The RNA shown here (transfer RNA) has 65 nucleotides and comes from uncultured Thermococcus sp. Lineage of the source: Archaea > Methanobacteriati > Thermococcales > Thermococcaceae > Thermococcus.

[in-house]
């Protein structure tokens, strides 16, 4: 310095609905496939504790690289 969905990644400073890409499933389009488009699925935000009405975000400890 980093750890956020099966994989990659933004958000953290400045607390207020966890987003994007890939992927999977379904649909549209096509003679068919691919591409493209639409919808849906998927998150103990590394673990525990604290502060707060409210924590991915602030504080402390720990684990992993």
């Nucleotide at each position: 310095c980093g750890g956020u969905a099966g994989c990659c990644u933004a958000g953290c400073c400045u607390g207020g609905u966890g987003g994007g890409g890939c992927g999977g499933c379904g649909g549209a389009c096509u003679u068919g496939u691919a591409a493209u488009c639409c919808g849906c699925c998927g998150g103990u935000c590394g673990c525990g504790g604290g502060u707060u009405c409210a924590a991915a975000u602030c504080c402390c400890g720990c684990c992993c690289g």